[in-house]
Context: one part of a larger RNA
Order: sequence, then structure tokens, then C1' cells
RNA sequence: UCCGGCGAGUUCGACCUGGCUGGCGAGGUUAAGCCGUUCAGCGGCGGAGCCGAAGCGAAAGCGAGUCUGAAUAGGGCGUCAGAGUCGGUUGGGCGAAGACCCGAAACCAGAGUGAUCUAUCCAUGGCCAGGCUGAAGCGGGGGUAAUGCCUCGUGGAGGGCCGAACCGUUGUGGGUUGAAAACCGCUCGGAUGAGCUGUGGACAGGGGUGAAAGGCCAAUCAAACCUGGAGAUAGCUGGUUCUCCCCGAAAGAUAUUUCGGUAUCGCCUCUGAGUGGAGACUGCGGGAGGUAGAGCACUGGAUGGGCUAGGGCCCUUACCGGGGUACCAACCCCAACCAAACUCCGAAUGCCCGACAGUUGGUCUCAGGGAGGCAGGGUGCGGGCGAUAAUGUUCGUACGCGAGAGGGAAAGAACCCAGACCCUCGGCUAAGGUCCCCAAGUACAAGCUAAGUGACAAAGGAUGUGAAUCUGCGUAGACAACUGGGAGGUUGGCUUAGAAGCAGCCAUUCCUUGAAAGAGUGCGUAAUAGCUCACCAGUCAAGCGGGUUUGCGCCGAUAAUGACCGGGACUCAAGCUUGUCACCGAAGCCAGGGCUGCGGCCACUUUUCGAAGUGGCUGCGGGGUAGGGGAGCGUUGCCUGAGCAUGGAAGCGGGGCCGUGAGGCUACCCGUGGAGCGCAGGCAAGUGAAAAUGCCGGA
Repeated sequence: UCCGGCGAGUUCGACCUGGCUGGCGAGGUUAAGCCGUUCAGCGGCGGAGCCGAAGCGAAAGCGAGUCUGAAUAGGGCGUCAGAGUCGGUUGGGCGAAGACCCGAAACCAGAGUGAUCUAUCCAUGGCCAGGCUGAAGCGGGGGUAAUGCCUCGUGGAGGGCCGAACCGUUGUGGGUUGAAAACCGCUCGGAUGAGCUGUGGACAGGGGUGAAAGGCCAAUCAAACCUGGAGAUAGCUGGUUCUCCCCGAAAGAUAUUUCGGUAUCGCCUCUGAGUGGAGACUGCGGGAGGUAGAGCACUGGAUGGGCUAGGGCCCUUACCGGGGUACCAACCCCAACCAAACUCCGAAUGCCCGACAGUUGGUCUCAGGGAGGCAGGGUGCGGGCGAUAAUGUUCGUACGCGAGAGGGAAAGAACCCAGACCCUCGGCUAAGGUCCCCAAGUACAAGCUAAGUGACAAAGGAUGUGAAUCUGCGUAGACAACUGGGAGGUUGGCUUAGAAGCAGCCAUUCCUUGAAAGAGUGCGUAAUAGCUCACCAGUCAAGCGGGUUUGCGCCGAUAAUGACCGGGACUCAAGCUUGUCACCGAAGCCAGGGCUGCGGCCACUUUUCGAAGUGGCUGCGGGGUAGGGGAGCGUUGCCUGAGCAUGGAAGCGGGGCCGUGAGGCUACCCGUGGAGCGCAGGCAAGUGAAAAUGCCGGA
């Protein structure tokens, strides 16, 4: 992992509320108990009690009324509208219980079991190769008044030294589904001691033992193990078994020792009642408002100018005072601004009301049964927080996702198109597409782009190129190029060591010659010189410059595997702009056939007269998670009835057929098997398996 079997909403109730059915009916019914009996039963008695027929009030109480109140007022709740109750059966809910099933970590109990592991202790035994060092004491010798003392021996002390056994385990390598649930190799510590060890014994679970690590107490220890309380509890996780049909959510609010739970409301469903000028949308009529925008009249902010208090500074002054001001600056004026907590103004939408009109009406209201849900998430728009960040966070609003398949966007919950009852080798379209992958135009007309721009990006930059427009110069010859000229007063004055067009300063930068030529555009020199420009003439020959707006392009352009058209490939396009026609393209729409839900009409059958069933026609529907409702299939056993079976039951293997499905085969077929088993109508459940790291067995 697979196969087979097992495996989860049960039982109960003086409870709540429906369906069906029966009795009695303004009433219905007994409970305990008692009597009888053909005795798990049945018959009778028993009216306590309960429900209903009357309500209102806190109550006394009153009563078709009552309460409030001074009230014979008003108002609240009632009456006027009359069906219940007791059984049977069944559905849903709730409740006490283990209460759908499995699952803790834990808690408590017991004359409960454990110290064969391990911790400490007791008793009694055992073990420690070899080597080294050489304490005290003692002896000899020396020495002393005598000791102390010195020296040589002897001696053999020590939690002494080195190092096997033994005990341990420092570092490292291996091992890590191991050879091993703690090991192997090398290395290392102790090794006469607080040493190691055999045997027997002692201490027991809030207890022991502990040279103390919460260590150890049988591979288990911040409280062992076993059994029991016990199916502890689990607002948590997982799982929860056949089918079809109808409807179909929520992830808000409020409260919560509450935030992953729960309760009430909102939202879903079912039943009953209301069948209406009820609801929804649009139009029309009426209404409240202070947002967007705008504005500066208020509250504040804020820039420049004018005017001018107050102040600073300077001058003057014995004091008083006076003068000046390119300083700061209130009020006022002019101009131009800003504001969620500013408003002289002020929309669009939205909201509320309406006796009107149209459309629609699984729309609306009330009562009751059953829920689920209270972790949402994305996009557009309007805001707050954040950084005018986040697949950020938090509100409002719309949509879709959630619970939505299909087509497009290469791929893709949410974007674009579009809402899937089933079938068709039928058709038309949407978004998006039509060179090939790949269905459909290598379509048409007119332009643009040369960047593979298309097929990521900004400030900024540029004789890219197209379009529009304004303007200057030009056959009296422009623009570019070439040839020639580009002078004189003068080296202008000042400054300076020098300053001569060209360091710097000054200037009414002037005058002359001339076709033209600056008291000089740049290079250059120490300063001159030199080159050049402006300007002029000639040659040449027809266009040459400068702005503004705009289309498409260019640069700006650097990231870690090779990667920003889906790919191939594409250049009067297969790119971009504008226009046109055609085609492709979905589960959309249309066509044909079929099923089904809810209405309407008609016919027939049945009927308890309420209705139900069948058939036909017709209208509107049939995406769907949680969830509500409805109808069925199948399994086991029981009752009644009628049946099948050794001429072969069940079961098993294979085939064929039928039903929308669960499933079925009725008078089907073949094989196996060898004794029981269907059907109809009812009844009762240990009633359906793919999942639970499910349980048991097998492969």
C1' cells in the first nucleotide's frame, strides 16, 4: 500500500411541537390503589389530579370585563370570531443519563505488586601482575656537659608514583531502518582505597534512597507498576457507511473570565394563516440632509505688496522731546492661497413618505417546527491607519469567489464573457481571436514605426522620423564650401615690471579711408609677433535657417542557472492607428427528443365529499457547500398469505437484459456448489463503509 471482516445519533420521558389514525365532545381523561379473572394479559371500581371551556391585575380581588386612575375620562390587555381532550403510531427537538464514535496529559482508591535493574545501608566472603619512591621508628659511626644535631645503614609509611587484571568513560572516528533500544576502534582516568566485587539481608510510592544530577526505585520517574472509580473530562483534532428530487445560507450586530466557545437578533428551510390598492423595481409627486465640489462671510493657518499703531537699531538731546530706518510687525486695504474636527454656499447618488401608473411577484406579513453560521477572502469605488508600502490592516458600498462548472486571460478561487436537468458526428453568437503549433482572413482601404519598438520603467537628454502651424533670409544670388580682403588715428585712457583688440578697470567703444573691417569672437606671446572670427567682395547656383504643437520611435536601462512575445516565427507586418466586410469561438442562445418540481385547464377512475390518482395540453422553473424539506432502494429477523427447490436452494465466478438512481431479473443463460430460499402485505432493527496515523486477519 492493497484485500476481507468489524467499525459511530441508541434507549428512556406526567417534556415541547407536528403528520396520520381512533374514541368521546363543551367537554375529555383517570393516577396510585382496590376488586374480579381464563393471570407478564384482561374486565370493573377509583374523579385525587391534569388539559380545555375567561379574562384582567403585583396582589387582595373583580369578572365579559379588568388594570391604571379622583373619574361613569383616556389608555393597556381581553370579549365580540367558540374545539377540545384521551389513546395508538410516527417525524423533529429538548432533557437526565457515557448519549454519535475513537483519543488525553492527569486525579483518587487498595492491609494491592515490586530494591533479581539501580541508590544507600547491614552481615559474611573474595580480589588488586610487576616496577618506583623510601616517612616514622630502630641500629652503627660522628658529635655534645647532656640533649638537640650530622652521617651511614636498617625499616617499609602513603585517599604516594608508573602500569596490567579490575573499575571507569576524556577526546575523536565509526555506528544512527545499528552487530547493539547506548555498541565498536584508537585515545584517556583510578588502580591499598571515600577501592572493586560475590552471596544473603534492610528501606516502597507523596514513600524510599540520594558525596544532590530531580538522579535512581526492573529498557518506565517533577511522584513506579497493576487493578479499580471509569465509557474521568476534552468549549480540542480526527472519523461518521445507500439513492434521487425541491429550496438554500452565514462568516453582521449585541453580550460574554469573551474573542478558534456560546446565547438572542439578522440571513436559510418547512408547516399553517393572510390572497391584498400587501412586497420589490422604474416613472411621477412630496420631504429631511451639509458629503463631493467650491468659497473665505465665521474659526484657524499662510505668501507678497500698500498703509501704519507698537517695538528694535542709529543720530540728536540736561530733561521733555525730535529726526532717520533696505529691521520686526498688529489693525485696515490690494492680490493670490489652505482646512477631517472652518462654512456665505452646495450637488450627483443614496434615504424616508405617497391614495397614482407600468413591470414583476420561491416577492411580502404573522405564528410555529428545524437549522447552520457568528475564523471569511479578492476586485472596483469612497475613507481611516501605514510610507497617497504590503496577497498589510480597519470601516462603507457594489460584484463575483466562498457554495459556480463552461469559454477567454500561455498556466491562474476573485479579472473579462457567461449561470451547467439529460441526450444530439445540429445551428447562431459573447469575451477573445482568424501565419503555424490551434478552430477561423497570409482579408480589404489609408497611414505610422526600423526600434524586433511591438514583447516591463521615471526624471532628464537628443540635427531619429511623420503631421500641423508661425517666422527670418533668398535669382537685386540666400545657406554651406572655396579664393581674396579684414585697414588707419592707436600700443584708446588707466593700471602695470610689461598690458600693444584679447590679466584687470574706465568709457557719449569715437573718428577716418572704404566694397567691408569691433577701441575686437576665440587660440596664442613675458609683452610684441602669429592664426582666426565678426564684416565685405568674388566663384557657385536654388532653396536655406529658427520656433511652437503633435503621432510613432531612440538613450537613460546594472544581479546573481539561460529565461519579461506561451513557442515557432513575423518588418508596405503576423507590429501600431483609423475604418470596413467575413469567419472561428462556451455547458450562453436557438432547434429536435427525453426526465422532473410548482401552477392552470380538460377528461376518466376512486372517494370518508375535504380530496386523491391516472392521462393529455399549456405556463414558469431544475449550479450549489453548511443546512432545511420530500420520495425511495437495499440488508437481517418476525407475522399472515400464497409459492420455489436433489429434474439442484443459498452462496460464489462469468455473460445478457431492465430501471433516472440506490438497485433489479419477474417464466434469462453457462459454470461451481450441495440444502435450503424467494414473493406480496405488514412489523421490528446490532440496517448500508474508502477514509477515523481506525481494530482483527491475510497478501